[in-house]
The RNA shown here (c-di-GMP-I riboswitch aptamer) has 88 nucleotides and comes from a Bacillota bacterium. Taxonomically the source falls in Bacillota (Bacteria, Bacillati). It was read from a public genome assembly, where an Rfam model found it.
RNA sequence: ACACGAUAAAGGCAAACCCGUUGAAAGACGGGGGCGCAAAGCUACGGGUCUAAAGUGGAUUAUUCACUAUGAUCGCCGGGCCGCCGAA
Numbered sequence: 001a002c003a004c005g006a007u008a009a010a011g012g013c014a015a016a017c018c019c020g021u022u023g024a025a026a027g028a029c030g031g032g033g034g035c036g037c038a039a040a041g042c043u044a045c046g047g048g049u050c051u052a053a054a055g056u057g058g059a060u061u062a063u064u065c066a067c068u069a070u071g072a073u074c075g076c077c078g079g080g081c082c083g084c085c086g087a088a
Base pairs, nucleotide, nucleotide: 004086005085012037013036017032018031019030020029021028022027035075041081042080043079045078046077047076048073049072050071055067056066057065058064059063
């Protein structure tokens, strides 16, 4: 330096659930909480998944159905960037 990852040390993050805020929703943010995580740090670039406000089309006329991401997810997988520690 590159790999690798321990019942090590020092620290870190925070699922479900509850409360509040926000959003059309998916979701996000703050507080509590702690299932887990060695990149559960950053990045929607590829794939996946979730949502469907606006739009388009259909049926009906207080509505409703389908399609659709420009919305969301990096704690779904892969890629890219960066980083703490050091037993085997």